[in-house]
RNA sequence: CCUUAUUACGAGAGGUGGAGGGAAUAGGCCCUGUGAAGCCCGGCAACCUGCGCAGAUGCGCAACGGUGCUAAAUCCUACAGAAUUUUUCUGAAAGAUGAGG
Numbered sequence: 001c002c003u004u005a006u007u008a009c010g011a012g013a014g015g016u017g018g019a020g021g022g023a024a025u026a027g028g029c030c031c032u033g034u035g036a037a038g039c040c041c042g043g044c045a046a047c048c049u050g051c052g053c054a055g056a057u058g059c060g061c062a063a064c065g066g067u068g069c070u071a072a073a074u075c076c077u078a079c080a081g082a083a084u085u086u087u088u089c090u091g092a093a094a095g096a097u098g099a100g101g
Base pairs, nucleotide, nucleotide: 001101002100003099004098005097006096007095012041014040015039016038020031021030022029025078026077027076028075042070043069044068047066048065049062050061051060052059053058074094079091080090081089082088083087
C1' cells in the first nucleotide's frame, strides 16, 4: 500500500507519574491538580485461536496464547442525498482495530 470484517454494547473511587488530553487540519463541545498523557497491575471483549454442533462465509462454549480496547457513537460537524429544512435522518470519505496479501 491492497483486500476484507467490525466500529451507539462492555471494561478499577488501584499503583506510578506529573500537565495535559479527546488521530490530523478547521470549527464546536468536552475531560483534567476532587489530578491529564505515558507506564504497571486489574478489567472488558472475543478478531485470530481451541473445542462442540451444523455443514453455508452459520451457531454455541472456552479464554492458557497473539492482538485490541478500557469518558462522551470513531465526542460532534466538515462530502453527498433525503425530509417534518435555524433541525433531523441516511450514506460516503477519512480514521481505528483484526485477519489475509